[in-house]
RNA sequence: AUAUAAGUUUUCUAGGGUUCCGCAGCUUUCUGCUGGUCUGGUCCGAGAGAAAACGCACUGUUCGUGUACACGGAGGGACAAAAGCCCGGGAGGA
Repeated sequence: AUAUAAGUUUUCUAGGGUUCCGCAGCUUUCUGCUGGUCUGGUCCGAGAGAAAACGCACUGUUCGUGUACACGGAGGGACAAAAGCCCGGGAGGA
């Protein structure tokens, strides 16, 4: 670099924190500060979660079928920060 060895993207969710909004408290009530151990909106978000589209393979040119399987730390990293995000279908295990 090439090779479909099993792919890519979008939307949503589990989940996540706190840059902004909201909420609450204080305050000089113009406003600023504090709070995520504040339900939430914006935001991040799954290889092993869901759906869809494309792609690919086969069949076939009315259309279609398939896209399998998958237990998993600690530690580190980014963004405002954290996380089933990334390192990572990693280390390791069976």
Description: Model confidence (mean pLDDT): 81 of 100. Predicted 3D model of a 94-nucleotide RNA (Guanidine-I riboswitch aptamer) from Virgibacillus indicus. It matches the Rfam family "Guanidine-I riboswitch aptamer". The family has 100 seed sequences and 1,509 matches in Rfam 15.1.